Context: one part of a larger RNA
Molecule: small-subunit ribosomal RNA, 3' major domain
Organism: uncultured bacterium
RNA sequence: UGACGGGGGCCCGCACAAGCGGUGGAGCACGUGGUUUAAUUCGAUGCAAACCGAAGAACCUUACCUGGGCUUGACAUACACGUGGUAGAGAAUUGAAAGAGGAUCGACUUUGCCUUCGGGCAAAGAGCGUGAACAGGUGCUGCAUGGCUGUCGUCAGCUCGUGUCGUGAGAUGUUGGGUUAAGUCCCGCAACGAGCGCAACCCCUAUUGCCAGUUGCUAACGCGUUAAGGCGAGCACUCAGGCGAGACUGCCAUCGAUAAGAUGGAGGAAGGUGGGGACGACGUCAAGUCAUCAUGGCCCAUAUGUCCAGGGCAACACACAUGCUACAAUGGCCGGUACAGAGGGAAGCGAGAGCGCAAGCAGGAGCAGAUCCCAAAAAGCCGGUCCCAGUUCGGAUUGUAGUCUGCAACCCGACUACAUGAAGUUGGAAUCGCUAGUAAUCGCAGAUCAGCGAAGCUGCGGUGAAUACGUUCCCGGGCCUUGUACA
Repeated sequence: UGACGGGGGCCCGCACAAGCGGUGGAGCACGUGGUUUAAUUCGAUGCAAACCGAAGAACCUUACCUGGGCUUGACAUACACGUGGUAGAGAAUUGAAAGAGGAUCGACUUUGCCUUCGGGCAAAGAGCGUGAACAGGUGCUGCAUGGCUGUCGUCAGCUCGUGUCGUGAGAUGUUGGGUUAAGUCCCGCAACGAGCGCAACCCCUAUUGCCAGUUGCUAACGCGUUAAGGCGAGCACUCAGGCGAGACUGCCAUCGAUAAGAUGGAGGAAGGUGGGGACGACGUCAAGUCAUCAUGGCCCAUAUGUCCAGGGCAACACACAUGCUACAAUGGCCGGUACAGAGGGAAGCGAGAGCGCAAGCAGGAGCAGAUCCCAAAAAGCCGGUCCCAGUUCGGAUUGUAGUCUGCAACCCGACUACAUGAAGUUGGAAUCGCUAGUAAUCGCAGAUCAGCGAAGCUGCGGUGAAUACGUUCCCGGGCCUUGUACA
């Protein structure tokens, strides 16, 4: 100087407390461990691995296994020799395919020479064959690395120059008194300044002015309909989007050191960082990744490369993680009826009318979209029914019949109908999330994608709470100080 302390002081955080809802019990989904296996490819392992890489494992993917092939190779560059009736296409045969096999068909470019103008010959090229350089490797090392990332932590810290102090390691500044979300600001001070962080500048959102009105909107006028901005018309209103305005403790009062600031109030759509996002200092964990990519070294070289078929990644006594659905009456079922936002659409979205109980089929209007379509929002509201039961709760499991995608649903897809109707009556010890348009609850969309195992992820809106006395305690962190058998 740090680190540490079941030392002290001050302070913060859904850290505790106060509340609300879960997990831990059940069934299922998914990930992991373990076990099994010819293979169950590999990586990730306290927080910070475990719906993680994977925003899509039937084949492909695929890296694994079994079997069958190839060996200058599936892919790149250049060389030597040969061929150049060559490239390419490719029948029979063989095979699971890959591959082998080659009957037969059969081009092209440039130059020179000859020509009876039909063409012929030669050389070179592309290409092919052989050979040798080399290719190739998701083989090893993340403890050789780059790049990228997680984490402490959006915590308020981490440093430097000059000066001063100290023999020196170092100290000071950065400590102190206040204050702040903040090393934020003020005051003081042997310090004076500065940098990286904080904040602000960026994006979305909350209010509004102007501009420009179609595909958007409809107040007035006219037309019109079973109904309807459907039409004329208009750009007021809503709205889409460009430029502005607006919030700064600016104003008032009180407190405060007259400061920084704090508390209350006014006005205001918004008030003290308005709400959310992007943004992550010096560093820590030899943290993660050689399987995104790149890369040193090592290793393989008729195989650890490469092609193909089938299988596997999907196994199942069990253990753990994350979710979904429930155990019901604030509910289940039936009928009626209302209101979003944000997205996507051409090998696409696919309307109305038709067929089917349905999944869906057939058909094809419109739409590269503020126009058409996906599209039904759901919880909600109104009416009816059930009457507390393993039930009209719950839906697992299983049987049969189907639909769709796709060469192909046996291993191993989703969905539909009928039948079946398991566990489960609110969950031990323990443990998690959340402070407001949040939790809880309700649905909608998208990426990936032929289809899908999505109950995941990322967004979007609808309905919409409770509680916070407080900082003694648990956990993590910041500053000062103290002790030290630690470095």